[in-house]
Context: one part of a larger RNA
RNA sequence: GCCUACGAGUUACUCAUCACCAGCGAGGUUAAGUACUUCUAGGUACGUGAGCCGAAGCGAAAGCGAGUCUGAACAGGGCGUCAAGUUGGUGGUGGUAGACGCGAAACCUUAGUGAUCUACCCAUGAGCAGGUUGAAGGUUUGGUAACACAAACUGGAGGACCGAACCGAUAAGCGUUGAAAAGCUUCCGGAUGACUUGUGGGUAGGGGUGAAAGGCCAAUCAAACUGGGAAAUAGCUCGUACUCUCCGAAAUGCAUUUAGGUGCAGCCUCUGUUGUUUAGUCUUAGAGGUAGAGCUACUGAUUGGAUGCGAGGGCUUCACCGCCUAUCAAAUCCGGCCAAACUCCGAAUGCUAAGACUUUAAAGACAGGGAGUGAGCCCACGGGUGCUAAGGUCCGUGGACGAAAGAGGAAGAACUCAGCCCAUCAGCUAAGGCCCCCAAUUGUAUGCUGAGUUGACAUUAAAACGCGGUGGGACUGCUUAGACAGCUAGGAUGUUGGCUUGGAAGCAGCCAUUCAUUUAAAGAGUGCGUAACAGCUCACUAGUCGAGCGGUCCUGCAUGGAUAAUACUCGGGCAUAAGCAUACAGCCGAAGCUAUGGAUUCUACGUAACAGUAGAGUGGUAGGAGAGCAUUCCGUUCAGCGUCGAAGCAGUAUCGUGAGGUAUUGUGGAGCGUACGGAAAAGCAAAUGUAGGC
Numbered sequence: 001g002c003c004u005a006c007g008a009g010u011u012a013c014u015c016a017u018c019a020c021c022a023g024c025g026a027g028g029u030u031a032a033g034u035a036c037u038u039c040u041a042g043g044u045a046c047g048u049g050a051g052c053c054g055a056a057g058c059g060a061a062a063g064c065g066a067g068u069c070u071g072a073a074c075a076g077g078g079c080g081u082c083a084a085g086u087u088g089g090u091g092g093u094g095g096u097a098g099a100c101g102c103g104a105a106a107c108c109u110u111a112g113u114g115a116u117c118u119a120c121c122c123a124u125g126a127g128c129a130g131g132u133u134g135a136a137g138g139u140u141u142g143g144u145a146a147c148a149c150a151a152a153c154u155g156g157a158g159g160a161c162c163g164a165a166c167c168g169a170u171a172a173g174c175g176u177u178g179a180a181a182a183g184c185u186u187c188c189g190g191a192u193g194a195c196u197u198g199u200g201g202g203u204a205g206g207g208g209u210g211a212a213a214g215g216c217c218a219a220u221c222a223a224a225c226u227g228g229g230a231a232a233u234a235g236c237u238c239g240u241a242c243u244c245u246c247c248g249a250a251a252u253g254c255a256u257u258u259a260g261g262u263g264c265a266g267c268c269u270c271u272g273u274u275g276u277u278u279a280g281u282c283u284u285a286g287a288g289g290u291a292g293a294g295c296u297a298c299u300g301a302u303u304g305g306a307u308g309c310g311a312g313g314g315c316u317u318c319a320c321c322g323c324c325u326a327u328c329a330a331a332u333c334c335g336g337c338c339a340a341a342c343u344c345c346g347a348a349u350g351c352u353a354a355g356a357c358u359u360u361a362a363a364g365a366c367a368g369g370g371a372g373u374g375a376g377c378c379c380a381c382g383g384g385u386g387c388u389a390a391g392g393u394c395c396g397u398g399g400a401c402g403a404a405a406g407a408g409g410a411a412g413a414a415c416u417c418a419g420c421c422c423a424u425c426a427g428c429u430a431a432g433g434c435c436c437c438c439a440a441u442u443g444u445a446u447g448c449u450g451a452g453u454u455g456a457c458a459u460u461a462a463a464a465c466g467c468g469g470u471g472g473g474a475c476u477g478c479u480u481a482g483a484c485a486g487c488u489a490g491g492a493u494g495u496u497g498g499c500u501u502g503g504a505a506g507c508a509g510c511c512a513u514u515c516a517u518u519u520a521a522a523g524a525g526u527g528c529g530u531a532a533c534a535g536c537u538c539a540c541u542a543g544u545c546g547a548g549c550g551g552u553c554c555u556g557c558a559u560g561g562a563u564a565a566u567a568c569u570c571g572g573g574c575a576u577a578a579g580c581a582u583a584c585a586g587c588c589g590a591a592g593c594u595a596u597g598g599a600u601u602c603u604a605c606g607u608a609a610c611a612g613u614a615g616a617g618u619g620g621u622a623g624g625a626g627a628g629c630a631u632u633c634c635g636u637u638c639a640g641c642g643u644c645g646a647a648g649c650a651g652u653a654u655c656g657u658g659a660g661g662u663a664u665u666g667u668g669g670a671g672c673g674u675a676c677g678g679a680a681a682a683g684c685a686a687a688u689g690u691a692g693g694c
Stems, first nucleotide, its partner, number of pairs: 001694006011097003015094010027053003033046005057064002067079004100239002103236001107229003111226003119203009128193001130162003133158001137154006166190003171186004205221001207217003242628006252265005266373002268370007276362001277363001279358008292345001293343002299339002303335005310328002312325004376401001378399008406417003421598004426594003432588003435572002441585001443584006465560002469557010486544005492517003497511003523538001527536002599618007629683001631680006638673001640672002648667008
């Protein structure tokens, strides 16, 4: 991992409540028990009609009573009166019990078992190769008045030294489903000591023992192990078993020692009652202060100008007064302008009410039984927060997913189209597509783009800014009296203008009435250049040429700006697009719609009948409601089946929407079924489920 078996809403209660069925009914009903009876189960009668529920309530109570309490009250208000119950059965749900099943860590126990491991202690034993160092003391000699002291020899101390056994465990490697639930190899520490070790004994669980690590107390220790309380509790996790049909949510509000729980409400379902009360559109009448707008209409904010109360600074004066101002500035005026917590104004929607109309059908309201939900998420729009960041967060309105399949979007919960009862080798469309992959026009017409740009609508990135890329439009200037571009030639003189300066001659800088002359034209000079000149060039002019040439604005498509980590347009391909724009025609395309047949639900009509006809429905998680299938046992039944072959197992055929049923063949070898009822140890894929097998 697979297979087989087992495996989870049960049972009890004179309990509560609701629905249905049955009895009796202003009443209903007996309990324990006793007697009689019966094939079992049981039945009948009695049982003070005991007791219980109901027929009357209100008040704390006395008490009063269709009323009563409060109260001074003949007021007001509260609770009542104005609806039939009760007993039994079945079902739903609740309560009390382990209460759908499995699952803690823990807690308690005046219940026990443990010191053969290990910690410490007591008693009694044992062990420590070899080598080194050489304390005290002693002897001899020297020395002293005597000591002291010195040397040599002797001596053999030490939690002394080196190092085996022994005890340990520093570092690394190996091992890590190990050879081993702590080891192996090499290195390493102690090794006469607070040493190591044998045997026997002692200390026990809030207790011991501890050279102290919360260590150790039998591979268990921040409180051992075993039994018991005990099915502890678990707002937590996991699991919870056959089928079909109808309806179908929520992830919100308030509260919560509350936030992943719960209560009430909201939203779902079922039953009953009501019956258009519901929904949409139009009309009419309303409330309102949003969007917008506005602000000498308030509160504030705010810019330029005018005027300048007042302040600052300066002058003057004994002081006051006075005068001036490149400063600040109230208020007013003329323009500009801002606001969620501003409003002189003010929509569209939405909301309320009434009336009319529409809808073959769906909704609304009320009462009661049963729920689930109370983690939501994305998209569009209106906002707060944030960075007008986030697949962010918090609200509102709508849609989708959740609980929704199908088509499109290459692929994708949410985007676009569209809501799957079943069958069909029928048709029409939606979004989106029609060269090939790939169903359908290499369609028609007119343009654009040259970047392989856009990119294969929308979104899947892109801006300021730049650009003599190119298409379209508008306005305007010059032009056969010859424009624009090119080419040929000129571009001069006073003069090197004046000043400045070392120099300044068109061209460092300053000044200027930058003037005048000759001219077809030529600046006291447009740029390069020189130390200064020189030189080149331009403006300007003539000739040549011969028809268009410039400027500004708007706009289409392109272009640069353009940088991210393997490669990416699905691929081919693309100027006579299969790209972009505009218009037109045709086709393809879904579980949409239609067609034909069938199933089923509800409503209406209808029927002996779910006979039939018509209409509208039939996606679905949590969940509510209904109808069924199968298993085991029991009662009745078929005076059922069976060794001429039961159950079980395997195959085939067939019936049923399905759970499943039936027939038959083989195997098997002794029991089993039909119909109608009843009762449950009543259905497995999951629980790191339990046991067995492989």